[in-house]
RNA sequence: AGAGUUUGAUUCUGGCUCAGAACGAACGCUGGCAGCGUGGAUUAGGCAUGCAAGUCGAACGAGAAUCGGACUUAUAGCAAUAUAGGACCGAGGACAGUGGCGAAAGGGUGAGUAGCGCGUGGGCAAUCUACCUCUGGAUUCGGGACAACCCCGCGAAAGCGGGGCUAAUACCGGAUGUGAUCGGGUUACGCAUGUGACCCUGAUCAAAGGCGGGGAUCCUUCGGGACCUGUCGUCUGGAGAGGAGCCCGCGUCCCAUCAGCUAGUUGGUGAGGUAACGGCCCACCAAGGCUUACGGGUAGCUGGUCUGAGAGGAUGGUCAGCCACACUGGGACUGAGACACUGCCCAGACUCCUACGGGAGGCUGCAGUCGAGGAUCAUUUGCAAUGGGCGCAAGCCUGACAGUGCGACGCUGCGUGGAGGAUGAAGGCCUUCGGGUUGUAAACUCCUGUCGUCCGGGAAAAACGGGUUGGGCGUGAAUAUCGCCUGGCCGUGAUGGUACCGGAAGAGGAAGCCACGGCUAACUCUGUGCCAGCAGCCGCGGUAAUACAGAGGUGGCAAGCGUUGUUCGGAUUUACUGGGCGUAAAGGGCGCGUAGGUGGCCGCGCAUGUCGGAUGUGAAAUCCCACUGCUCAACGGUGGAAUGGCAUCCGAAACUGCGAGGCUAGAGUGCAGGAGAGGAGAGCGGAAUUCUUGGUGUAGCGGUGAAAUGCGUUGAUAUCAAGAAGAACACCGGUGGCGAAGGCGGCUCUCUGGAAUGCAACUGACACUGAGGCACGAAAGCUGGGGGAGCAAACAGGAUUAGAUACCCUGGUAGUCCCAGCCCUAAACGGUGCGCACUUGGCGUGGGGAGAAUUGACCCUCUCCGUGCCGUAGCGAACGCGAUAAGUGCGCCGCCUGGGGAGUACGGUCGCAAGAUUAAAACUCAAAGAAAUUGACGGGGGCCCGCACAAGCGGAGGAGCAUGUGGCUCAAUUCGAUGCAACGCGAAGAACCUUACCAGGGCUUGACAUGUAACUGCAGGCCCCGUGAAAGCGGGGCGGCCUUCGAGGGUGUUACACAGGUGCUGCAUGGCUGUCGUCAGUUCGUGCCGUGAGGUGUUGGGUUAAGUCCCGCAACGAACGCAACCCCUGUGUCCAGUUGCCAACGCCGGUGAAAGCCGGCGCGCACUCCGGACAGACUGCCCGUAUACACGGGAGGAAGGUGGGGACGACGUCAAGUCAGUAUGGCCCUUACGUCCUGGGCUGCACACGUGCUACAAUGGUCGGCACAAUGGGAAGCAAGACCGCGAGGUGGAGCAAAUCCAUAAAACCGACCCCAGUUCGGAUUGAAGUCUGAAACUCGACUUCAUGAAGCCGGAUUCGCUAGUAAUGGCGCAUCAGCUACGGCGCCGUGAAUACGUUCCCGGGCCUUGUACACACCGCCCGUCACAUCAUGAAAGCCGUCUGCACCCGAAGUCGCCGUGCCAACCCGCAAGGGGGGCAGGUGCCCGAGGUGUGGGUGGUGAUUGGGAUGAAGUCGUAACAAGGUA
Repeated sequence: AGAGUUUGAUUCUGGCUCAGAACGAACGCUGGCAGCGUGGAUUAGGCAUGCAAGUCGAACGAGAAUCGGACUUAUAGCAAUAUAGGACCGAGGACAGUGGCGAAAGGGUGAGUAGCGCGUGGGCAAUCUACCUCUGGAUUCGGGACAACCCCGCGAAAGCGGGGCUAAUACCGGAUGUGAUCGGGUUACGCAUGUGACCCUGAUCAAAGGCGGGGAUCCUUCGGGACCUGUCGUCUGGAGAGGAGCCCGCGUCCCAUCAGCUAGUUGGUGAGGUAACGGCCCACCAAGGCUUACGGGUAGCUGGUCUGAGAGGAUGGUCAGCCACACUGGGACUGAGACACUGCCCAGACUCCUACGGGAGGCUGCAGUCGAGGAUCAUUUGCAAUGGGCGCAAGCCUGACAGUGCGACGCUGCGUGGAGGAUGAAGGCCUUCGGGUUGUAAACUCCUGUCGUCCGGGAAAAACGGGUUGGGCGUGAAUAUCGCCUGGCCGUGAUGGUACCGGAAGAGGAAGCCACGGCUAACUCUGUGCCAGCAGCCGCGGUAAUACAGAGGUGGCAAGCGUUGUUCGGAUUUACUGGGCGUAAAGGGCGCGUAGGUGGCCGCGCAUGUCGGAUGUGAAAUCCCACUGCUCAACGGUGGAAUGGCAUCCGAAACUGCGAGGCUAGAGUGCAGGAGAGGAGAGCGGAAUUCUUGGUGUAGCGGUGAAAUGCGUUGAUAUCAAGAAGAACACCGGUGGCGAAGGCGGCUCUCUGGAAUGCAACUGACACUGAGGCACGAAAGCUGGGGGAGCAAACAGGAUUAGAUACCCUGGUAGUCCCAGCCCUAAACGGUGCGCACUUGGCGUGGGGAGAAUUGACCCUCUCCGUGCCGUAGCGAACGCGAUAAGUGCGCCGCCUGGGGAGUACGGUCGCAAGAUUAAAACUCAAAGAAAUUGACGGGGGCCCGCACAAGCGGAGGAGCAUGUGGCUCAAUUCGAUGCAACGCGAAGAACCUUACCAGGGCUUGACAUGUAACUGCAGGCCCCGUGAAAGCGGGGCGGCCUUCGAGGGUGUUACACAGGUGCUGCAUGGCUGUCGUCAGUUCGUGCCGUGAGGUGUUGGGUUAAGUCCCGCAACGAACGCAACCCCUGUGUCCAGUUGCCAACGCCGGUGAAAGCCGGCGCGCACUCCGGACAGACUGCCCGUAUACACGGGAGGAAGGUGGGGACGACGUCAAGUCAGUAUGGCCCUUACGUCCUGGGCUGCACACGUGCUACAAUGGUCGGCACAAUGGGAAGCAAGACCGCGAGGUGGAGCAAAUCCAUAAAACCGACCCCAGUUCGGAUUGAAGUCUGAAACUCGACUUCAUGAAGCCGGAUUCGCUAGUAAUGGCGCAUCAGCUACGGCGCCGUGAAUACGUUCCCGGGCCUUGUACACACCGCCCGUCACAUCAUGAAAGCCGUCUGCACCCGAAGUCGCCGUGCCAACCCGCAAGGGGGGCAGGUGCCCGAGGUGUGGGUGGUGAUUGGGAUGAAGUCGUAACAAGGUA
């Protein structure tokens, strides 16, 4: 610090996701030790049990156990004595009580609380404070009770009542008053009320004693007391410290779909209350007060913690500060302090006890338990330390605390060994079988000894206090006592025999988890087969999965590792730091204007912001730094720094602000002459349309792609004239003008708004923007009233169509128009808010002004305002914008934050309604999107080509047959090929074989290859027998290698490795092939352009068959293609001359009168031919056009513009075809999916299609005659002459391994017949007889002869081939092959045409361009209803819960007030009785908790039914959008 993910690729926008850190965590797997931390986050749910607050006998009475003393009784004993009992005295001090202090602390929790609750800084002149410290004074005289205890009674219990006795530091009264408070006065000060000090004869107000020591004196009940002294207390003051209370400024979450709230409310006066101010409470008076109030939701706050570069964001567990709470609600009492966690009263819920009458209780203390939950510990030890309460003290109490335990919950440290060790062991895994890897890893050798284990030693934490014994000081009369300081000795440890130290033995006891497709570090095998599963995102899995599962290996971390959850980060993805709004989400429809924000120049003053300094505070802990202590670290200690803040004081005055003053550049006013569809009202005008009337006139009109509906003989359309009506204003007219926008268009008049220009007279910052607010606001729509010609939703009809609720046509009502009133929306768009300023230019246009020059208003130049185009810099993702900014800045407003759900629901506001406005969530997706790029596509455009169409010729589609395919059938009809580019294709030969299929019969190292081992015979070969369909099985015979006698080679049998497979996968492959397409294209290097994909080059202008060539050009070159080079063919020359040739010459034969002709041979090679070399053609020449390339024409030439044909097929496409040609990965079979054999099938036949053959006839058929080829083939072969057969063929065999021998070319031509007929056409089918091949022609061969003589008379829609030696037509040859179903295929030669105007259309293709929502690329994409399933949600008659407002009823406990006739010890009066004062019980009033009634509101749940939404594999119907998407 970034990365993945939208696309074919790119840039951008934008969301989602990941890598990091953290946690009071939980879950899964695993788990050695130690230290330090930490642990009920959920039900503030309920709780059994134990403990958590007591203490003081030196405040007080009483006083058990026990001990001691003396006395006495009984028993035992002779006795001493022992035991037991009794009463007394003393010690002792339990339990309970009176009294004091504490119990308000400590400990827990976070429910409530949005609050002066908390934080921070201040204030109290408006306050209180027990214990503690310091400092004064005092501590006096009396009195009466009540508990305990005893007696009686009630009750199950809890407990209660009555009577009697008693003490005090309990209670009460009096005295005194240092003083305090109140009152009065004086004075100082302050901050308004006031505060401090001083004075007064004023008024009121105190107390308690306990314990020790002492020696004179006094008293004594002889115990002691008074007295002195010490100490602890008590009372009354002052001061302090610490604590508490109250008030204030500022800060402190979300919702405006909560906008108004408030009657004790706001203030005043008086009284009450409090420690104290205060509506805190009350009476009266006034009518105020607040506003992000009020309401709703959520939440304890903070120091801090986590994260982050920071700013921020999230959080508030442990520790610390504050607050709140204690079963729920209310209340007070006591007290210094509480409205009180382990106190009281009442009510409620719950639990428990009960004798049913009544009672008891409150773990959110420590443990523990149940429940709920994903989840959180021991019913532990100790008061040794620290701290707290009480006490003079010893001491007691202390679940605070200190420890231990449990949990890997976290942080930290340590270990599980170290070194050496290569036959790189075995095993595992992989393998191309060679090896590689695990891996120095192990074994093995030598060591070490941490932790754990065992043995031994063994701390610190302990200081106090106390006892005892010294010293010093103080108090004091005192050497007493007491207090303080300082020594010695004694004594105190839960943890714990722990930490630590030493020793012993021994590598011995101690490693897992996750991941390995990319992000992200780490790869192979096996299994599985869109299954099982994985997954954070993208995405994996459909038979070769580095993504599932297992294994090996590897990577990462490590006593842990992963997962899940949550927070921050990454996310500049809420943007203060630090974002945007033309098209990605986003400018308000437009103006006026309120609050607010912002604001020109000059100097003066003030000091709010601002800046500097100082002081206080900012608790401690935490974080950071330094040093330091535990062996290190975690952890801890000491110090420092920091604590962005707040407050106070002092200072500065540049900027901002404020005050007063001035200026004119902003803004406005005035004056002048011009421009304009600016607005409103009134009037006028012509053209057109329709209608009415009349005239003329006749059969149609109208409408469309074509029609029809419609109109018309009752006279339309057309035409003329007149009239009526309504609406709109042609030409001018223009990216011209005006207006804020919407918008405004005939002409005239009236009223009226604004802008621009010019002049500088006036005002003097008056300005800009503008949340709310107000006004305007196209069309459609609504209400009422008019109007209505044309047009025209709805509607009707006609067409179109599969349908057509549309597009087209004929009609037609609202509406469109006017008046009045609503509505308030829009692609209200420049998709661009308003204002100001600045920043190179060019060319137009509208309005105004100026200059110069003019006859001039023209032209030219300058300038201001408006409106356009192009473009520099700059900006921008690009497109583009570019002084009219989307540039550079400032000010203000509005708006945005992924797509869908949704501009929807609910709520509010507005509206007559339609609806508008404001505006979510659940759920769902991994994208949605912008711009540009390359392709592909278009019922887009341009240019061009092709037997593509057209022009022609001949076919197919109809018939019969052949052949292939589909289908059907079958035991099997083997398999493959399937649009073009499968279908006479693989197959250049299925009767057996082939053969892969089926049935049956056999074999199992196998029909075939290699190797090893063992054994036997010697093979192999030939023959025979049995069985059998054969194969095979069983049996027999004949013959028979080599040798150095060891054996070797070969063979057989057995066994093992293995063979074998036309079994699967052509979607694992190689190779080969088809196709686009012989189309002209496809790319690269460098450069240049672009952020980039990419472009350029290769586009453009010409030209070509061609990206062929030329020219131009930010391109210059190059490669694969094209062409050429190769082969065949067409002409010529030379060479060569057998098997070819025979002109001349010679010879022979035949014939003829002869000339001559024919045949053969020789010579010869001239010619033909054969086959080798060479020549020839290059737009070379001429004319025209042309810059060039080139094109048109011509000459010459055998051939002319590629002469004709062939071979040759770019980058690539179709997962095209082929595992069955061969090869080959993987998988599968192994007495069978291998192999052998017999027979069958591949030939089956209601049918459909493709490819062909033969025909339908006279350009023909039949018969006869007669002429001319080439390519090829031939030895298990081709086969002549001859003979036989009608013939197929047979017999026979000359010749020929071939330019030598073998084989009739046919059509054509000549002649004859046929005479248009299902025929002398056509030949299918069938019968009979044959021939040939072959073991074998039944299934299932070909051919021959005779006979038979079917369909068919030129073929529907549609469709194929061909542009010249081509089509058409005729025959011939060859491969395969025993033969042949060949009419197929591949070749050869003969005869030999027609037509092409042309490129509109069909098909295919090439180039350029355009649009695109396509990229699996139009066979694309994609929309809506309906149907089904699931999910969330709105509405809904209602129903249920919860919170709450208002009105009212009832009203516990309790404070306060009143009454208090009943009752009462202290004080007063009184001899007493009694009375007074004061009080109690009780009653009552106000207030008030819970409860109740009624009526509203908020919120949640549920709800028959219903609405839309989302998602889902292949459902239905259509085709709306994307191309001109077929109606933009």
A computed fold for a 1528-nucleotide RNA from a metagenome, annotated as small-subunit ribosomal RNA. Its Rfam family is "Bacterial small subunit ribosomal RNA". The sequence is in RNAcentral, with records from SILVA. Its mean pLDDT, the model's own confidence on a scale to 100, is 84.